[in-house]
Context: one part of a larger RNA
RNA sequence: CUGGGCGUAAAGCGCGCGUAGGUGGUCUAGUAAGUCAGAUGUUAAAAUGCGGGGCUCAACCCCGUAAUGCAUUUGAAACUGCUGGACUUGAGGACAGGAGAGGAAAGUGGAAUUCCUAGUGUAGCGGUGAAAUGCGUAGAUAUUAGGAGGAACACCAGUGGCGAAGGCGACUUUCUGGACUGUACCUGACACUGAGGUGCGAAAGCGUGGGGAGCAAACAGGAUUAGAUACCCUGGUAGUCCACGCCGUAAACGAUGGGUACUAGGUGUAGGAGGUAUCGACCCCUUUCUGUGCCGUCGUUAACACAAUAAGUACCCCGCCUGGGGAGUACGGUCGCAAGACUAAAACUC
Numbered sequence: 001c002u003g004g005g006c007g008u009a010a011a012g013c014g015c016g017c018g019u020a021g022g023u024g025g026u027c028u029a030g031u032a033a034g035u036c037a038g039a040u041g042u043u044a045a046a047a048u049g050c051g052g053g054g055c056u057c058a059a060c061c062c063c064g065u066a067a068u069g070c071a072u073u074u075g076a077a078a079c080u081g082c083u084g085g086a087c088u089u090g091a092g093g094a095c096a097g098g099a100g101a102g103g104a105a106a107g108u109g110g111a112a113u114u115c116c117u118a119g120u121g122u123a124g125c126g127g128u129g130a131a132a133u134g135c136g137u138a139g140a141u142a143u144u145a146g147g148a149g150g151a152a153c154a155c156c157a158g159u160g161g162c163g164a165a166g167g168c169g170a171c172u173u174u175c176u177g178g179a180c181u182g183u184a185c186c187u188g189a190c191a192c193u194g195a196g197g198u199g200c201g202a203a204a205g206c207g208u209g210g211g212g213a214g215c216a217a218a219c220a221g222g223a224u225u226a227g228a229u230a231c232c233c234u235g236g237u238a239g240u241c242c243a244c245g246c247c248g249u250a251a252a253c254g255a256u257g258g259g260u261a262c263u264a265g266g267u268g269u270a271g272g273a274g275g276u277a278u279c280g281a282c283c284c285c286u287u288u289c290u291g292u293g294c295c296g297u298c299g300u301u302a303a304c305a306c307a308a309u310a311a312g313u314a315c316c317c318c319g320c321c322u323g324g325g326g327a328g329u330a331c332g333g334u335c336g337c338a339a340g341a342c343u344a345a346a347a348c349u350c
Base pairs, nucleotide, nucleotide: 003322004321005320006319007304008303012318014200015199016198017197021193022192023191025087026086027085028084029083030082031081033080034079035076036075037074038073039072040071041070042069048066049065050064051063052062053061054060090190091187092186093185094183095182096181097180102176103175104174105173106172107171108170109153114148115147116146117145118144119143120142124135125134161168162167205246206245207244208243209242210241214240215239219235220234221233222232257317258316259315260314261313262312265295266294267293268292269291270290271289272287273286274285275284299306300305323350324349325348332343333342334341335340
């Protein structure tokens, strides 16, 4: 090196883009690097395999032969490669459409909480299992009117939609990405994957400057309790929000990498397309289309379950695992302002 695996036992990078590399559609001509066949040379001896022989056998020894490799040369041309030509089904483009919380920026809106001012009004309010801390005669709670400010967008709302993932939900405008359907007009393999690399990446956290209504780590007080550094209550600061810059991690989960092809069905739902019917919308039917659910046959699986959105049947590429602990730690290195992240052992022990 060769093996077996990765939903839950160890194991799929959080997710894209993409370099090298690996792999790659149909037809045809050439070539002969791989491949295959023959010949020659070489491959020291011993060893090894096979066939004999000699020590009573064996080990051991002797004889013969074979083996792979390498080089040269002659040939074959199916497959792989390379070169040339052609093709359209893969891929991309064009045109015509409809759907969508996809992204960024600016502006606008109503409900609610809190606070401020003014009016009415009087002794309580609040909170809990029960209380108390707390607020209130300096007039609270309640209620009416006006104002300020910040944050989040009820209903619609749906195993509904969009996005590569993280994620995205009021409305309007501007800019902008992607997917899907139809036509089959164009290019003509331009493809798949992707070590390194590079970008995005919830929450928390960090830096600078703003903002601060509500909520709320820390903290304070009241309860509970044997105690209560908690659960419950009253307060409350970072933070939560915005701009710019870092951090780069999550049960970043479908605990399931990406691509292509194939393999019974049934039933929803979303977006298209087509058809029938109608004054028309709806309804109904079809689908070789795309997405998203449920059930289920074969098959798979240790079982649970998965089952055309596979964990089935195959191929291509990448990542990862190899008993538990020590340990995702130490040391070293790289990155970071820091917190720390990434890479990653061993002794020892069971």
Predicted 3D model of a 350-nucleotide part of an RNA (small-subunit ribosomal RNA, central domain) from an uncultured bacterium. Model confidence (mean pLDDT): 84 of 100. The RNAcentral record of the full RNA draws on ENA and SILVA.